[in-house]
RNA sequence: CUUCUGUCAGGGCAAACUGCUGGUGACAGCAGGGUAUAAAGCAACGGGUCUUUAGGAAACAUAAAGGAAGCCGGGCUGCCGAG
Numbered sequence: 001c002u003u004c005u006g007u008c009a010g011g012g013c014a015a016a017c018u019g020c021u022g023g024u025g026a027c028a029g030c031a032g033g034g035u036a037u038a039a040a041g042c043a044a045c046g047g048g049u050c051u052u053u054a055g056g057a058a059a060c061a062u063a064a065a066g067g068a069a070g071c072c073g074g075g076c077u078g079c080c081g082a083g
Stems, first nucleotide, its partner, number of pairs: 004083001006080001012037001017032006035070001041076002045073003049067006055060001
């Protein structure tokens, strides 16, 4: 230095819920909160999933446009250093 693993230490992040704001909506941002997390850092490539529109009486197949990374897989980057 690299890889696997996750000891030590310093820390990081922040589920549900609540308030405010934006959005048709999924949801996003900020604040509180404290469920979890060794990538819970970044990013929509694939699958699944959610929303809107079109079609339809409905269920729902399909298409387009969106959401979501704390669903799974893959990609990029990264702290510590016991084994």